């Protein structure tokens, strides 16, 4: 890399330093962010609660804390659409998938 399971409309930085033109996963279309400083790196702060931890339970599971564990995350729904189905002349709207992200697991 590929596989399995769960979740993805909530939440959290106008912080400091380095840096210097890109960024929002990839492609396409759109729409945004960016010299009042993008990506990236370091520090600090914060959010959340997947695993772990604590309590109950035979188990499934339910509840709790988060200061010290392993991760994750901190513009916009995973920014929106792309495929299928429903409604419809159409625009639109709804549902699901695909793809992606994160965690845990298995090999």
């Nucleotide at each position: 890399a590929a596989c399995u399971u769960a979740u993805c409309a909530a939440g959290a930085a106008c912080a400091g330093g380095c840096a210097g033109a890109g960024g929002g996963a990839a492609c396409a279309g759109g729409c945004c962010c960016g010299a009042u400083g993008a990506a990236g790196c370091c520090u600090u702060g914060g959010c959340a609660g997947c695993a772990g931890c604590c309590g109950c339970g035979a188990a499934a599971g339910c509840g709790g804390a988060a200061u010290u564990u392993g991760u994750g995350c901190c513009a916009a729904a995973u920014c929106c659409u792309g495929c299928a189905g429903g409604u419809g002349u159409a625009a639109u709207c709804c549902u699901g998938a695909a793809a992606g992200a994160u965690a845990a697991g298995a090999g």

The RNA shown here (SAM riboswitch aptamer (S box leader)) has 107 nucleotides and comes from Ectobacillus ponti. RNAcentral holds the sequence, with entries from Rfam. Its mean pLDDT, the model's own confidence on a scale to 100, is 81. The organism belongs to Ectobacillus, within Bacteria.